[in-house]
RNA sequence: CAGCGUUUACCGGGGUGUCUUUUUCCGCAACGAAAAAGUCUGAGAUCAAACCCGUAGAACCUGAUCAGGGUAAUGCCUGCGCAGGGAGGAUUUUUUUAGUUUAA
Numbered sequence: 001c002a003g004c005g006u007u008u009a010c011c012g013g014g015g016u017g018u019c020u021u022u023u024u025c026c027g028c029a030a031c032g033a034a035a036a037a038g039u040c041u042g043a044g045a046u047c048a049a050a051c052c053c054g055u056a057g058a059a060c061c062u063g064a065u066c067a068g069g070g071u072a073a074u075g076c077c078u079g080c081g082c083a084g085g086g087a088g089g090a091u092u093u094u095u096u097u098a099g100u101u102u103a104a
Stems, first nucleotide, its partner, number of pairs: 001099001002097002005093001008090001010088001011054004016048001017040001019038007060085003066079004
């Protein structure tokens, strides 16, 4: 000097399932659809002006109506995954390294 982290404001990206009950609609019934309330996991389940993430990028998407395990059920867990895609510049600060240069 540069980088990671950190501060502040601004900018941007993303997800929103599972099952149960009640009501309504279609219907002989079942199935299906919509709304509300609740259970489960999680940071977050379109309740949020919330949560997470922005290239050292697993936030999130594709693969995927995926595979193994497990559950009341669900990416619930693991794999897939040094697979592919994917949204930032500035500023503050002390420590530090994944770096480079100079001096002693």